[in-house]
Large-subunit ribosomal RNA, domain IV from a Planctomycetota bacterium, 371 nucleotides, folded computationally. Its mean pLDDT, the model's own confidence on a scale to 100, is 85.
Context: one part of a larger RNA
RNA sequence: CCCUCGUUAAGGAACUCGGCAAAUUGACCCCGUAACUUCGGGAUAAGGGGUGCCCCGUCAGCGUGCGGUUGAUCCUUCACCGGACUCGGCCGUGCGCCAGGGGGCCGCAGAGAAUCGGCCCAAGCGACUGUUUACUAAAAACACAGGACUCUGCGAACUCGCAAGAGGAUGUAUAGAGUCUGACGCCUGCUCGGUGCCGGUAGGUUAAGGGGAAGGGUUAGCCCGCUUCGGCGGGCGAAGCUCAUAACCGAAGCCCCGGUUAACGGCGGCUGUAACUAUGACAGUCCUAAGGUAGCGAAGUCCCUUGUCGGGUAAGUUCCGACCUGCACGAAUGGCGUAACGACUUGGGCACUGUCUCAACGAGGGACUCG
Numbered sequence: 001c002c003c004u005c006g007u008u009a010a011g012g013a014a015c016u017c018g019g020c021a022a023a024u025u026g027a028c029c030c031c032g033u034a035a036c037u038u039c040g041g042g043a044u045a046a047g048g049g050g051u052g053c054c055c056c057g058u059c060a061g062c063g064u065g066c067g068g069u070u071g072a073u074c075c076u077u078c079a080c081c082g083g084a085c086u087c088g089g090c091c092g093u094g095c096g097c098c099a100g101g102g103g104g105c106c107g108c109a110g111a112g113a114a115u116c117g118g119c120c121c122a123a124g125c126g127a128c129u130g131u132u133u134a135c136u137a138a139a140a141a142c143a144c145a146g147g148a149c150u151c152u153g154c155g156a157a158c159u160c161g162c163a164a165g166a167g168g169a170u171g172u173a174u175a176g177a178g179u180c181u182g183a184c185g186c187c188u189g190c191u192c193g194g195u196g197c198c199g200g201u202a203g204g205u206u207a208a209g210g211g212g213a214a215g216g217g218u219u220a221g222c223c224c225g226c227u228u229c230g231g232c233g234g235g236c237g238a239a240g241c242u243c244a245u246a247a248c249c250g251a252a253g254c255c256c257c258g259g260u261u262a263a264c265g266g267c268g269g270c271u272g273u274a275a276c277u278a279u280g281a282c283a284g285u286c287c288u289a290a291g292g293u294a295g296c297g298a299a300g301u302c303c304c305u306u307g308u309c310g311g312g313u314a315a316g317u318u319c320c321g322a323c324c325u326g327c328a329c330g331a332a333u334g335g336c337g338u339a340a341c342g343a344c345u346u347g348g349g350c351a352c353u354g355u356c357u358c359a360a361c362g363a364g365g366g367a368c369u370c371g
Stems, first nucleotide, its partner, number of pairs: 001366008010357002014355001019352001027051005036041001038183001052105005061097012073084003106110001118350007125342002130142002146181007158167003184337004189267003194264002196260005203255003209249002215243004221236006268286005295329001296326001307323005
């Protein structure tokens, strides 16, 4: 010097990105507990008090055994008597369990050690319990009950497989599959022009296939010209073979016509205007499929920005409450709230402390020296 621990005057977060770490709290009994709330919670809320040993103590209370007595019940009997021991009352006595009270004793300290919640206020996000990056991320991410849309009539849709076949399901639309949202409460506005999906079929376009008009190549033959009569050149050209192929008939699809947004998505600009000023309910105009409704808003979203005002502090780029000028919120890529919950995130407070002012001492193990 390092690691793991223990203790510490005075102060008590001044440390630090941040109370990280440590400390505090801690058990049982009693008292007492707020806002809020989905009436279940919140709650061990918070905040207080008690706790050892001895005696009164064979106390009270409760449980139980035995004995006596008595009442009820049952058996027997015509009835009395007698019996059973089942239940209860009272008396006596024994054992056990436990509060509460009074008195006393000792220590610094009585849950004497160990085990053994620190708490509160406010905000964000996610309702919750759960799940996750085996080895840097546990979260606000995933899931979730609940909501919605779409598909599927059963040899279902969908998935795996070339197929046979299998799952779905020994299920049958209160079922199964896919997608989105994500408890609950209040709600979920406008837009179908584009893209997608669904429906429609009059017209346009359109494949293979059908269809074969006209045409090209080839040449038996024919015609014309030349000829050394062997042929040569040119033209026409049937059938067959062959090349290429027009018109016309051809479905879905696309174009087209409608619908559909809890389908993918989208949800304006400029100018003027009220009897101080300012502002602009109002008016005009351009564009659009339609121009952002409710709610929220410097937000996990605000660039300018440490916006402005208020609160908290002696002092606050963070935090809370407002304002609205929303660079660039906004309604199931859900909007706004919300009790409970969270090893989540942010701000504040109480308690507590070696986190710090500022370090000191001690213990064990290393390092170091010697062997």

Rfam family: Bacterial large subunit ribosomal RNA. Its family is annotated with structural constituent of ribosome and ribosome in the Gene Ontology.